Predicted 3D model of a 102-nucleotide RNA (Purine riboswitch aptamer) from a Spirochaetota bacterium. It was read from a public genome assembly, where an Rfam model found it. Rfam family: Purine riboswitch aptamer. A reference for the family is Mandal and Breaker (2004), "Adenine riboswitches and gene activation by disruption of a transcription terminator", Nat Struct Mol Biol. The coordinates come from a structure-prediction model, not an experiment, and the mean pLDDT is 80. Taxonomically the source falls in Spirochaetota (Bacteria, Pseudomonadati).

RNA sequence: UGCAUUUUAUCGCAUUUCAUCCGUAUAACGCUGGUAAUAUGGACCGGCAGUUUCUACAGAGGAACCUUAAAUUCUUCUACUAUGGGUGAAUCGGGUGAGGUC
Numbered sequence: 001u002g003c004a005u006u007u008u009a010u011c012g013c014a015u016u017u018c019a020u021c022c023g024u025a026u027a028a029c030g031c032u033g034g035u036a037a038u039a040u041g042g043a044c045c046g047g048c049a050g051u052u053u054c055u056a057c058a059g060a061g062g063a064a065c066c067u068u069a070a071a072u073u074c075u076u077c078u079a080c081u082a083u084g085g086g087u088g089a090a091u092c093g094g095g096u097g098a099g100g101u102c
Base pairs, nucleotide, nucleotide: 002102004101005100006099007098008097009096010095011094013093016090017089018088019087020086021085022084023083024082025081026056030048031047032046033045034044035043041066042065050057058078059077060076061075062074063073064072
């Protein structure tokens, strides 16, 4: 000295993944068709809509109400998915410094 090779440290550099926290969307909500149960019951199947949004649209309780009819009402807790951000870890590449070998 080397666009040789390798080790190590580092980065207000990048890639991908994972964990966790926070934000946004959506209220796990609304409307609706058919069928079903009946106080030991109040369910099941589908459609629409809602999101600059893919998916999901359910589970477990509590309280009422319905005097046997066809209809439920209120309420508590618990997610997934999409996307953005923070932190941490790993990954692989790049830059830089130092060193080994050639």